RNAcentral holds the full RNA, with entries from SILVA. This is a predicted structure of a 265-nucleotide part of an RNA (large-subunit ribosomal RNA, domain VI) from a metagenome. Its Rfam family is "Bacterial large subunit ribosomal RNA". Gene Ontology terms of the family: ribosome and structural constituent of ribosome. The prediction has a mean pLDDT of 86.
[in-house]
Context: one part of a larger RNA
RNA sequence: CGCAGGAGUUUUGAGGAAGGCUGUCCCUAGUACGAGAGGACCGGGACGGACGAACCUCUGGUGUGCCAGUUGUUCCACCAGGAGCACGGCUGGUUGGCUACGUUCGGAAGGGAUAACCGCUGAAAGCAUCUAAGCGGGAAGCCUGUUCCAAGAUGAGAACUCCCACCCCAUAGAGGGUUAAGGCCCCCGGCAAGACCACCGGGUUGAUAGGCCGGAAGUGGAAGCACCGCAAGGUGUGCAGCUGACCGGUACUAAUAGGCCGAGG
Numbered sequence: 001c002g003c004a005g006g007a008g009u010u011u012u013g014a015g016g017a018a019g020g021c022u023g024u025c026c027c028u029a030g031u032a033c034g035a036g037a038g039g040a041c042c043g044g045g046a047c048g049g050a051c052g053a054a055c056c057u058c059u060g061g062u063g064u065g066c067c068a069g070u071u072g073u074u075c076c077a078c079c080a081g082g083a084g085c086a087c088g089g090c091u092g093g094u095u096g097g098c099u100a101c102g103u104u105c106g107g108a109a110g111g112g113a114u115a116a117c118c119g120c121u122g123a124a125a126g127c128a129u130c131u132a133a134g135c136g137g138g139a140a141g142c143c144u145g146u147u148c149c150a151a152g153a154u155g156a157g158a159a160c161u162c163c164c165a166c167c168c169c170a171u172a173g174a175g176g177g178u179u180a181a182g183g184c185c186c187c188c189g190g191c192a193a194g195a196c197c198a199c200c201g202g203g204u205u206g207a208u209a210g211g212c213c214g215g216a217a218g219u220g221g222a223a224g225c226a227c228c229g230c231a232a233g234g235u236g237u238g239c240a241g242c243u244g245a246c247c248g249g250u251a252c253u254a255a256u257a258g259g260c261c262g263a264g265g
Base pairs, nucleotide, nucleotide: 001152005163006162007161008160009159010158011157015149016148017147018146021049022048023047024046025045026044027043033038051106052105053104054103055102059100060099061098062097066093067092068091069090070089071086072085073084074083075082076081110144111143112142117137118136119135120134166177167176168175182261183260184259185258186203187202188201189200190199208254209253210252211250212249213248214247215246217243218242219241224237225236226235227234228233
């Protein structure tokens, strides 16, 4: 821009894409078959490999403004307690998120038309013949069935709901203006989204983000003080102190104020 008024929501599916793999063992059954050796079809079950998807309960990984320990050094006058730098200085853990080495699931079943092939009936050709007329069976393949995209499918589809009109005339038209439903700008945000845009949530009639409060979870017992010990240190106060993303609550802070677009033969 189009989809012959303008919007919001929900959809149909032409078409396209993805997927499509396979092993071992057990039962049937040591049966059928076979002199024996050996050893099935059909049907049923269990467990795997590779591949793929989703997810984070578990097991791990990651963790650069989480917690603790610790070395050297500088500084905060000193002690104590801290901060900076040294690969986050090093080391041990670790919430959320993201992940695989983790977990769950998938390939189908079923239906239809067929290939090679196997048949029924059956002439031409008194026989025979699956074929000439006619009728069956038959593949991991084809069309479906499963998942995803999808009406620019210009063949532009469907349903429901909302707005429904006013003003101007110079060239009277496919014009201009103000509005409606609605949308956008703007602003606060998003670890459900994301390079930007878009998408999603919110904008005081408000829990959208931050802060604060409570909880979870992590670390693992803070500082200060007291006591014990010559001291290193230990114990008590005290499952302490601290804490990123998690779960709730709370208008304290910021989403103020406002602008623009937008309907008919």